[in-house]
RNA sequence: GACUGAAAAAGGCAAACCCGCCGUAAUGCGGGGACGCAAAGCCGUGGGUCCGAAAGACGGACUGCCAGGUUGCCAGU
Numbered sequence: 001g002a003c004u005g006a007a008a009a010a011g012g013c014a015a016a017c018c019c020g021c022c023g024u025a026a027u028g029c030g031g032g033g034a035c036g037c038a039a040a041g042c043c044g045u046g047g048g049u050c051c052g053a054a055a056g057a058c059g060g061a062c063u064g065c066c067a068g069g070u071u072g073c074c075a076g077u
Stems, first nucleotide, its partner, number of pairs: 002077004012037002017032005035064001041070003045067003048062005
């Protein structure tokens, strides 16, 4: 430096659900909680999905749906 993630260690994240709060909504934030995660770190960039709007235009949301970009822990080869 490249590839891989069967086992292990250290550390990390946190689904459903419950409580509180923001928002028309999707969602988001804080606390509890752990189903899972080797990028479940970061970037809404492409696709996809969701919400608002009569609908379209348009605006918004989701990276724990897939792809891409980028950085990175441990172990093995």
A computed fold for a 77-nucleotide RNA from a Syntrophomonadaceae bacterium, annotated as c-di-GMP-I riboswitch aptamer. The model forms 95% of the base pairs in the Rfam consensus. The coordinates come from a structure-prediction model, not an experiment, and the mean pLDDT is 83. Lineage of the source: Bacteria > Bacillati > Bacillota > Eubacteriales > Syntrophomonadaceae.